[in-house]
About this RNA
The RNA shown here (transfer RNA) has 73 nucleotides and comes from Candidatus Yanofskybacteria bacterium RIFCSPHIGHO2_01_FULL_43_32. The organism belongs to Candidatus Yanofskyibacteriota, within Bacteria.
RNA sequence: GCCGGAGUAGCUCAGUUGGUAGAGCAGCACUUUCGUAAAGUGAAGGUCGCGAGUUCGACUCUCGCCUCCGGCU
Repeated sequence: GCCGGAGUAGCUCAGUUGGUAGAGCAGCACUUUCGUAAAGUGAAGGUCGCGAGUUCGACUCUCGCCUCCGGCU
């Protein structure tokens, strides 16, 4: 330099014919217990890597850039 893959909650990951983003774990509150753990319930937590374009509407399609992984040279 070229090709491919990945980037979504603190962590691990879902999320398609484009239509207002979810789970598990962790953390927090509550219930339970003499107390802790475990269990149960609830709430919170996201500029969907960055910028632009297309569109009535973009995590999703297009272009550029950044970071990481793999391959080729």